[in-house]
RNA sequence: GAGUCAGCCAAGAUGAUCGCUGCCUGUGACGAAAAUGAUCAGGGGGAGGAAAGUCCGGGCUCCAUAGGGCAGAGUGCCAGCUAACGGCUGGGGGGCGUGAGCCCACGACAAGUGCAGCAGAGAGGAGACCGCCAAUUUUCGGAUUGGUAAGGGUGAAAGGGUGCGGUAAGAGCGCACCGGGCCGCUAGUAAUAGUCGGUUGCAAGGUAAACUCCACUCGGAGCAAGACCAAAUAGGGUUCCUUAUGGCGUGGCCCACGUUGGAACCGGGUAGGUUGCUUGAGCCAUAGAGCGAUUUAUGGCCUAGACGAAUGAUUAUCACUUUCUUCGGAAAGGACAAAACCCGGCUUAUACGGCUGACUCACUC
Numbered sequence: 001g002a003g004u005c006a007g008c009c010a011a012g013a014u015g016a017u018c019g020c021u022g023c024c025u026g027u028g029a030c031g032a033a034a035a036u037g038a039u040c041a042g043g044g045g046g047a048g049g050a051a052a053g054u055c056c057g058g059g060c061u062c063c064a065u066a067g068g069g070c071a072g073a074g075u076g077c078c079a080g081c082u083a084a085c086g087g088c089u090g091g092g093g094g095g096c097g098u099g100a101g102c103c104c105a106c107g108a109c110a111a112g113u114g115c116a117g118c119a120g121a122g123a124g125g126a127g128a129c130c131g132c133c134a135a136u137u138u139u140c141g142g143a144u145u146g147g148u149a150a151g152g153g154u155g156a157a158a159g160g161g162u163g164c165g166g167u168a169a170g171a172g173c174g175c176a177c178c179g180g181g182c183c184g185c186u187a188g189u190a191a192u193a194g195u196c197g198g199u200u201g202c203a204a205g206g207u208a209a210a211c212u213c214c215a216c217u218c219g220g221a222g223c224a225a226g227a228c229c230a231a232a233u234a235g236g237g238u239u240c241c242u243u244a245u246g247g248c249g250u251g252g253c254c255c256a257c258g259u260u261g262g263a264a265c266c267g268g269g270u271a272g273g274u275u276g277c278u279u280g281a282g283c284c285a286u287a288g289a290g291c292g293a294u295u296u297a298u299g300g301c302c303u304a305g306a307c308g309a310a311u312g313a314u315u316a317u318c319a320c321u322u323u324c325u326u327c328g329g330a331a332a333g334g335a336c337a338a339a340a341c342c343c344g345g346c347u348u349a350u351a352c353g354g355c356u357g358a359c360u361c362a363c364u365c
Base pairs, nucleotide, nucleotide: 001361002360003359004358005357006356007355008354009353012318013317014316015315016314017313018312020046021045023043024042025041026040048336052347053346055345056344057343058342059341060222061221062220063219072218073217074216075215076214077091078090079089080088081087092106093104094103095102096101107213108212112211113210114207115206129152130151131148132147133146134145135144136143137142160178161177162176163175164174165173179202180200181199182198183197184196185194186193187192226275227274228273229272236266237265238264239263240262241261246260247259248258249257250256282301283300284299285298286297287296288295289294320333321332322331323330324329
């Protein structure tokens, strides 16, 4: 200098003018008064790193619940952290990369069942197409039967690899080495590892984000949860009054038909209002423990709480980026997206920028 890897920060700054929102202080309309506090003024507060997707986990609330099982869903190497987790940290194993580093649902296919395109003789305790060997036969070209997994061919994959022996030809058939399985020993909390020891010729290949088996976890619904206050109208209940040969309507009247009064109290629900609501697994600093995730102690701080849903608009100067330039300056631009009960994560989106550490290559000293 070029190309990479990992982690983190910030999310333009300052001022002016005009607004919005809810809180505090003062004011105190209406009202007889009290209460409620309209209006106005002042003060201080007012989105995010993801507030998003709503994919996991928890708090909180209500319902259900003796205990256990079935069904269903999820998780799946080991240890730790945590309120909890499918998250995070550390470690093991496998894969990729020269490397920093990155990726992996990483239990069991030897319980059972299923699945596997094309090619190929054969896709599974398998298999004889070519080849090799033996026997029989022969018109001497071959044919038939059997043996054989060494060689060829097919395929992503064909029942360990190399060599020697052996054999009719072959074959873990035998042996040596390598690899694998099992048992032990050693190291480690464990996963696991070992140029360790013994044993076993080596077995039934793949696939479980296929059914399944094994182990573990999980009751359901959600702040539109839930709690309180509570109108008008309609309806319900109780008591009292009136009264039924009644009243009211249709009708001039009778018959006929339809309909059923008043008052007080009670409780349920709707509209509406209040609450839940923001002090919390909180934030900052210092010190300690731990490799780390994290945790302990002390001190300090209070940082949105709306509901037809505020957090904005205009402008000045400066900063940043791009373009133009007469080098004085001028013009244009500003991402993703926006609380709604609250936290811990994951995932996805993100303009212009900044910082730290590490790696590879080339060059110079």

Predicted 3D model of a 365-nucleotide RNA (Bacterial RNase P class A) from Pseudoalteromonas sp. NGC95.
Rfam family: Bacterial RNase P class A. Rfam classes the family as a ribozyme. Rfam's curators write: Ribonuclease P (RNase P) is a ubiquitous endoribonuclease, found in archaea, bacteria and eukarya as well as chloroplasts and mitochondria.
The organism belongs to Pseudoalteromonas, within Bacteria.
A source record names the gene rnpB.